The prediction has a mean pLDDT of 82. A computed fold for a 117-nucleotide RNA from a soil metagenome, annotated as c-di-AMP riboswitch aptamer (ydaO/yuaA leader).
RNA sequence: UGCCGAAUCCCUCCCGCCGGAGGGAACGGGGGAACCAGAGUAGGGGUGAGGGUCGCCGUAGCGACCGGGGCUGACCUUCGGUCCUAACCCGACAGCUAACCUCGUAGGCUUGAUGGA
Numbered sequence: 001u002g003c004c005g006a007a008u009c010c011c012u013c014c015c016g017c018c019g020g021a022g023g024g025a026a027c028g029g030g031g032g033a034a035c036c037a038g039a040g041u042a043g044g045g046g047u048g049a050g051g052g053u054c055g056c057c058g059u060a061g062c063g064a065c066c067g068g069g070g071c072u073g074a075c076c077u078u079c080g081g082u083c084c085u086a087a088c089c090c091g092a093c094a095g096c097u098a099a100c101c102u103c104g105u106a107g108g109c110u111u112g113a114u115g116g117a
Base pairs, nucleotide, nucleotide: 002109003108004107008025009024010023011022012021013020014019026105027104028103029102030101031100036095043093044090045089046088047087051066052065053064054063055062056061067085068084069083070082071081072080077117078116079115
């Protein structure tokens, strides 16, 4: 300098500094009626793009295809190119869901790179 992601900004107080404790806005998630819908007991469910089919395989895994997601440097669309398709959590329990209740604001990369219309 730019990128993924909700994960940013502001204010007050304490403190010599580093820092700490609160509050607000904004963004994001969960729970939660009626109506509607529908399943489980072989469990089920949530965040997230991270899902499906087939094959190999003793399993773990591996491969192909379809689908999904990011980047391509002022922005949008498209073509082409390129990469990803994880991980974690709840704990017998949750469909949607107004009012209402509640939680998060992390982490990881990159920096002379910059394709066409």